A computed fold for a 117-nucleotide RNA from Sinosporangium siamense, annotated as TPP riboswitch aptamer (THI element). The source organism's lineage runs through Bacteria, Bacillati, Streptosporangiales, Streptosporangiaceae and Sinosporangium. Of the family's consensus pairs, 96% are formed in the model.
RNA sequence: AUCGUCCAACGCGGGAGCCCGGUACGACCGGGCUGAGAGGGCGGCUGAGAUCAGGGCCGCCGACCGCCAGAACCUGCUCCGGGUCAUUCCGGCGAAGGGAGUUUGCGCGAUGACCGC
Numbered sequence: 001a002u003c004g005u006c007c008a009a010c011g012c013g014g015g016a017g018c019c020c021g022g023u024a025c026g027a028c029c030g031g032g033c034u035g036a037g038a039g040g041g042c043g044g045c046u047g048a049g050a051u052c053a054g055g056g057c058c059g060c061c062g063a064c065c066g067c068c069a070g071a072a073c074c075u076g077c078u079c080c081g082g083g084u085c086a087u088u089c090c091g092g093c094g095a096a097g098g099g100a101g102u103u104u105g106c107g108c109g110a111u112g113a114c115c116g117c
Base pairs, nucleotide, nucleotide: 001111002110003109004108005107007105008103009102010101011067012066013065014064017033018032019031020030021029022028023027025054026052040061041060042059043058044057045056046055073098074097075096079092080091081090082089
């Protein structure tokens, strides 16, 4: 000096499913499964509904995971096999196709050059 690695800062990407119960209710509360995380806070839009419904979506912040890649996540996927009360539960597909990064610094490692002994 270059490369790698680790850490940090800033920036960026991403998902949030399934099942059950309760009520004094028209909206809330609670439990179970997997998982790092199963929408924690605030706000907004819209739907269903009287033995019937209680659903869907968006924004900001937060938690968590990931950032060049055999995977954070998306697609294929209304897929295939297994399992479950059920599921994006497990495996396959999968070295598939996509997918978000820069900088500074310490340490460590590798390589090379020069100088000295």

It was read from a public genome assembly, where an Rfam model found it.